A computed fold for a 71-nucleotide RNA from Baekduia soli, annotated as transfer RNA. The coordinates come from a structure-prediction model, not an experiment, and the mean pLDDT is 85. Rfam family: tRNA. About the family: Transfer RNA (tRNA) molecules are approximately 80 nucleotides in length. RNAcentral records the identical sequence in 5 taxa. The RNAcentral record of the sequence draws on ENA, MGnify and Rfam.

RNA sequence: GGGGGACUGGUGUAGUGGUAACACGACGGUCUCCAAAACCGUAACUCGAGGUUCGAUUCCUCGGUCCCCCG
Numbered sequence: 001g002g003g004g005g006a007c008u009g010g011u012g013u014a015g016u017g018g019u020a021a022c023a024c025g026a027c028g029g030u031c032u033c034c035a036a037a038a039c040c041g042u043a044a045c046u047c048g049a050g051g052u053u054c055g056a057u058u059c060c061u062c063g064g065u066c067c068c069c070c071g
Stems, first nucleotide, its partner, number of pairs: 001070007010024004018054001026042005047063005
């Protein structure tokens, strides 16, 4: 220098155009002598900026970070 891939709660992931979901974790509650476990509930997320569309996490463009390959 060229090519490819990934980016979603605190963490690991799903969602392939129509209310962003699951697990673990956190917090609150029930239970308990206390705690743990179990059960019930709550909060928190689409890397950024544009574009297309009635509607974008999803499609397109540019940028950012990380990973891989070629030279």